[in-house]
A computed fold for a 72-nucleotide RNA from a Cytophagales bacterium, annotated as transfer RNA.
The prediction has a mean pLDDT of 81.
Its Rfam family is "tRNA". It is annotated as a transfer RNA.

RNA sequence: GGCCGCGUAGUUAAAAGGAUAUAACGUAAGCCUCCGGAGCUUAAGAUUCAGGUUCGAUUCCUGACGCGGCUA
Numbered sequence: 001g002g003c004c005g006c007g008u009a010g011u012u013a014a015a016a017g018g019a020u021a022u023a024a025c026g027u028a029a030g031c032c033u034c035c036g037g038a039g040c041u042u043a044a045g046a047u048u049c050a051g052g053u054u055c056g057a058u059u060c061c062u063g064a065c066g067c068g069g070c071u072a
Stems, first nucleotide, its partner, number of pairs: 001071007010025004018055001027043005048064005
């Protein structure tokens, strides 16, 4: 350089064109407890970027960027 795959909360994953983007772990607050842990309740937190298609894009198309793999 060429080709392929992947980019979504702090982490790991879901959502396969139509919602208020879902869950687990983690974090914070509260309850409980003498304290902590466990348990229960609540909250904050994300679609890599720029275009395009569409009434509507996390999803489809193009390019860029990043990561990984194959190849010379």